A computed fold for a 71-nucleotide RNA from Cryptomonas sp. CCAC 1634B, annotated as transfer RNA. Taxonomically the source falls in Cryptomonas (Eukaryota, Cryptophyceae, Cryptomonadales, Cryptomonadaceae). Its Rfam family is "tRNA". By type it is a transfer RNA. Its family is annotated with triplet codon-amino acid adaptor activity in the Gene Ontology. The RNAcentral record of the sequence draws on ENA.
RNA sequence: GCGAACGUAGUUUAAUGGUAAAGCCUUAGCCUUCCAAGCUAAUGACGAGAGUUCGAUUCUCUUCGUUCGCU
Numbered sequence: 001g002c003g004a005a006c007g008u009a010g011u012u013u014a015a016u017g018g019u020a021a022a023g024c025c026u027u028a029g030c031c032u033u034c035c036a037a038g039c040u041a042a043u044g045a046c047g048a049g050a051g052u053u054c055g056a057u058u059c060u061c062u063u064c065g066u067u068c069g070c071u
Base pairs, nucleotide, nucleotide: 001070002069003068004067005066006065007064010024011023012022013021018054026042027041028040029039030038047063048062049061050060051059
């Protein structure tokens, strides 16, 4: 330099154009003599910018980052 894949919550993963879902973590409450475990609830996210569309995590372009391959 060329090509490909990926980017969603603190973390690990879903969602094939129609209200962004769940596990772990965190916080609060219940339970317990206390702790752990268990139960309930809450908080919190689509890498960035444009375009298409009534509507975009999803489709298109650019860009940033990570990884892999070729040279």